Predicted 3D model of a 133-nucleotide RNA (c-di-AMP riboswitch aptamer (ydaO/yuaA leader)) from Syntrophus gentianae.
Rfam family: c-di-AMP riboswitch aptamer (ydaO/yuaA leader). Gene Ontology terms of the family: regulation of gene expression and cyclic-di-AMP binding. Rfam's curators write: This family represents a conserved RNA structure found upstream of the ydaO and yuaA genes in Bacillus subtilis and related genes in other bacteria.
The sequence is in RNAcentral, with records from Rfam.
The coordinates come from a structure-prediction model, not an experiment, and the mean pLDDT is 80.
NCBI's taxonomy places the organism under Bacteria, Pseudomonadati, Syntrophia, Syntrophales, Syntrophus.
RNA sequence: UAACCUUUGCUGCCUAAUCCUCGAAAUUCGAGGAGCGGGGGACCCAGUAUUCCGGGGCGCAUCGCCAAUUGGCGUAGGGCACUCUUCGGCCCGAGCCCGUCAGCUAACCUCGCAGGCAUCGUUGAGGAGACUC
Numbered sequence: 001u002a003a004c005c006u007u008u009g010c011u012g013c014c015u016a017a018u019c020c021u022c023g024a025a026a027u028u029c030g031a032g033g034a035g036c037g038g039g040g041g042a043c044c045c046a047g048u049a050u051u052c053c054g055g056g057g058c059g060c061a062u063c064g065c066c067a068a069u070u071g072g073c074g075u076a077g078g079g080c081a082c083u084c085u086u087c088g089g090c091c092c093g094a095g096c097c098c099g100u101c102a103g104c105u106a107a108c109c110u111c112g113c114a115g116g117c118a119u120c121g122u123u124g125a126g127g128a129g130a131c132u133c
Base pairs, nucleotide, nucleotide: 011118012117013116014115018034019033020032021031022030023029035113036112037111038110039109040108045103054101055098056097057096058095063074064073065072066071077092078091079090080089082126083125084124087121088120
């Protein structure tokens, strides 16, 4: 000096997953509020289904072909850092839950606020206001 690893803080990213108040045994925990998001749930409408070939929900994560030891090639869809846009490039395309049960759905009821990460370039336009002094 460079690379890598660990810890802490700040600033950001994916995402609904943030902020505040009070109590307490004071980093843990509990309760409440705001905000954001999900589910259930009438008339009307829709449907003529389901009833083991069960059905359904969250999520971008669905589907097809090949393979046959759980893999490969694609794909709907999603992400690449203020937003949109031009031309390229890269990546993901999982997992979990309900438990025989749920169309939409006002009132109403109810649940969640976790987890994982560190910005590829380029063209044009429009915005924003962090840090330092």